RNAcentral holds the full RNA, with entries from ENA and SILVA. Small-subunit ribosomal RNA, 3' major domain from an uncultured Anaerolineae bacterium, 454 nucleotides, folded computationally. The prediction has a mean pLDDT of 80.
[in-house]
Context: one part of a larger RNA
RNA sequence: UAACGGGGGCCCGCACAAGCAGCGGAGCGUGUGGUUUAAUUCGAGGCUACACGAAGAACCUUACCUGGGUUUGACAUCACCGUGGUAGGGAGACGAAAGUUGACCGACCUUCGGGAGCGGCGACAGGUGCUGCAUGGCUGUCGUCAGCUCGUGUCGUGAGAUGUUCGGUUAAGUCCGCAAACGAGCGCAACCCCUGCUGCCAGUUACAAGUGUCUGGCGGGACUGCCCGUGAGAAACGGGAGGAAGGUGGGGAUGACGUCAAGUCAGCAUGGCCUUGAUAUCCAGGGCGACACACACGCUACAAUGGCUGGCACAACAGGUUGCGAAGCCGCGAGGCGGAGCCAAUCGAGAAAGCCAGUCGUAGUUCGGAUUGCAGGCUGCAACUCGCCUGCAUGAAGUCGGAGUUGCUAGUAACCGCGCGUCAGCCACAGUGCGGUGAAUACGUUCCCGGGCC
Numbered sequence: 001u002a003a004c005g006g007g008g009g010c011c012c013g014c015a016c017a018a019g020c021a022g023c024g025g026a027g028c029g030u031g032u033g034g035u036u037u038a039a040u041u042c043g044a045g046g047c048u049a050c051a052c053g054a055a056g057a058a059c060c061u062u063a064c065c066u067g068g069g070u071u072u073g074a075c076a077u078c079a080c081c082g083u084g085g086u087a088g089g090g091a092g093a094c095g096a097a098a099g100u101u102g103a104c105c106g107a108c109c110u111u112c113g114g115g116a117g118c119g120g121c122g123a124c125a126g127g128u129g130c131u132g133c134a135u136g137g138c139u140g141u142c143g144u145c146a147g148c149u150c151g152u153g154u155c156g157u158g159a160g161a162u163g164u165u166c167g168g169u170u171a172a173g174u175c176c177g178c179a180a181a182c183g184a185g186c187g188c189a190a191c192c193c194c195u196g197c198u199g200c201c202a203g204u205u206a207c208a209a210g211u212g213u214c215u216g217g218c219g220g221g222a223c224u225g226c227c228c229g230u231g232a233g234a235a236a237c238g239g240g241a242g243g244a245a246g247g248u249g250g251g252g253a254u255g256a257c258g259u260c261a262a263g264u265c266a267g268c269a270u271g272g273c274c275u276u277g278a279u280a281u282c283c284a285g286g287g288c289g290a291c292a293c294a295c296a297c298g299c300u301a302c303a304a305u306g307g308c309u310g311g312c313a314c315a316a317c318a319g320g321u322u323g324c325g326a327a328g329c330c331g332c333g334a335g336g337c338g339g340a341g342c343c344a345a346u347c348g349a350g351a352a353a354g355c356c357a358g359u360c361g362u363a364g365u366u367c368g369g370a371u372u373g374c375a376g377g378c379u380g381c382a383a384c385u386c387g388c389c390u391g392c393a394u395g396a397a398g399u400c401g402g403a404g405u406u407g408c409u410a411g412u413a414a415c416c417g418c419g420c421g422u423c424a425g426c427c428a429c430a431g432u433g434c435g436g437u438g439a440a441u442a443c444g445u446u447c448c449c450g451g452g453c454c
Stems, first nucleotide, its partner, number of pairs: 008454006015445002019408005026300008034291002042053002064286007073124001077123002080120004088105002092101003108115002126275002129273003135269002137264003140260001142258001147186006153162003166177003192252004197220007223246001226240005302401001306360007319347001323342002328337003367398001372393007414437005
């Protein structure tokens, strides 16, 4: 000087407390461990791995396994040699395909030297092989925590200190005051985006129309500005007025110096090492989907604030020419036919919880839907391994979950549905998506956890 302390003081954070909803028990989905396997490709490992890379594993993807092929190679550059019935197409044959062979057809550019293509040979290609403890880049984390430093000066033999401490104050090293310090930088804040109120301008659409809504642009508005009190004639704090909004209005983006030899050589790049008839490459099939079990993240439930049936409503964000697809017709339905209309306030378009009425009457049930059988639909070359959906039948566990543990302070939690990306289809989560309904509680800082200052 730093780190640490079951040392002290001060102060924060859904850290505890106060509440609400869960998880931990059940079934199922997914990830991981383990086990199994020819292979179950690889990585990630307390917080900070485990619905994570993966924003889509039937083939492909795919890196793994088995088997069958190729060897200047699936791909690049260069040199030399050769090349017109050449390159290319291709009936047929072998084959699972790749590939091998192959009757027949049969080229291009040109400055006329040649080039392109192809074949041979050689340099070389190739590697998701190893090392993230050789690296770049990017990322996680402490933590959006309020810190981390420098110049000059001063003090100290020096390491260093001072400033940055102290008294107040703040979300904040925020600001004020004092002070051997005076200044400055990276952070904080502000500048950026969305949202809440409003003026002007322009425009689309709807409407009978003035206008209003909406979309875009340019502004206004909030600054502790005003008043009272407290405070040190400070910073600031408490209250009030006006206001759509009040003290950072709400949300986002933004992540200091650094820490963990944190993560990633499999996104990419890259040193070194290894491989080169194989650790390269092509193909078919399989595997990544196995299953005694263990953990993690979710979904659905155990019901009456409910289930079922009928009727009546109300959104927003997005998306669409290989697309979105209306009416109408067929089908119990998934869906099929159909093709209007549409780069769109136009198509999709119909939200669900909700409200009204009826029924069920506390039961393993008209709860719950796993599992299984049969019959179908869709996508796709192809749904056996291994897709989704529909109808009929079947109807399991489950009666609110031990120790323990998670999230959340307001348009939040909880409940409800809708859209997007990926994507032929889909085993549906995640999202810094969207709207609808919409709470409870916070005395307080003793304690647990993490953090800041002395």